[in-house]
């Protein structure tokens, strides 16, 4: 030092739901709340994957245009507490 993790210690984070604020949504923040986590820290422009579809793209209706409506697509939007890599770190039993 490296693996690895305890019914040890210190302290840490904080799912679901609840209010509030922000976003078209996803989802985030802030307060409350703990289900849980040894990296539940931090990378989303390092890869899979998941969500969402505002903008736009087709297609259809509707109507003179240009609009309006409806459906598929589609990330440039997000989630590191969906796996994998990365990268910084606290404590020390076997």
């Nucleotide at each position: 030092u490296g693996u690895c993790g305890a019914u040890a210690a210190u302290g840490g984070c904080a799912a679901a739901c609840u209010u509030g604020c922000u976003g078209a949504a996803a989802a985030g923040c802030a307060a409350g709340g703990a289900c849980g986590c040894a990296a539940a820290g931090c990378u989303a422009a390092a890869g899979g994957g998941u969500c969402u579809a505002a903008c736009g793209u087709u297609u259809c209706g509707g109507c003179c245009a240009g609009c309006c409506g409806a459906a598929a697509c589609u990330a440039u939007g997000a989630c590191a507490g969906c796996c994998u890599g990365g990268u910084u770190g606290c404590c020390g039993a076997a």